The RNA shown here (c-di-GMP-I riboswitch aptamer) has 84 nucleotides and comes from Pelotomaculum thermopropionicum. NCBI's taxonomy places the organism under Bacteria, Bacillati, Bacillota, Desulfotomaculaceae, Pelotomaculum. RNAcentral records the identical sequence in 2 taxa. Its mean pLDDT, the model's own confidence on a scale to 100, is 88.
RNA sequence: GCAAGAUAAAGGCAAACCCAGUCGAAAGAUGGGGACGCAAAGCCACGGGUCUAAAGCACAUGCUAUGACAGCCGGGUUGCCGUG
Numbered sequence: 001g002c003a004a005g006a007u008a009a010a011g012g013c014a015a016a017c018c019c020a021g022u023c024g025a026a027a028g029a030u031g032g033g034g035a036c037g038c039a040a041a042g043c044c045a046c047g048g049g050u051c052u053a054a055a056g057c058a059c060a061u062g063c064u065a066u067g068a069c070a071g072c073c074g075g076g077u078u079g080c081c082g083u084g
Stems, first nucleotide, its partner, number of pairs: 002084002005081001012038002017033004022029002036071001042077003046074003049069003056063003
């Protein structure tokens, strides 16, 4: 440097759910608790996908991302451990 992740170690992250005189129009985020899981469940919305629809447009419930999701799938990028 490359490959795959059997075992082990040091650690790491944290779904659902609960709480919040937090942010947000919402989706969602953030903080505290919690642990289903994760070898990139670190980081990046680039492609697809999904969620939301304030504003806008049409109009009386639709369309639309400029808002989100990296723990939906690709892609990019950085990286721990042992093994070969």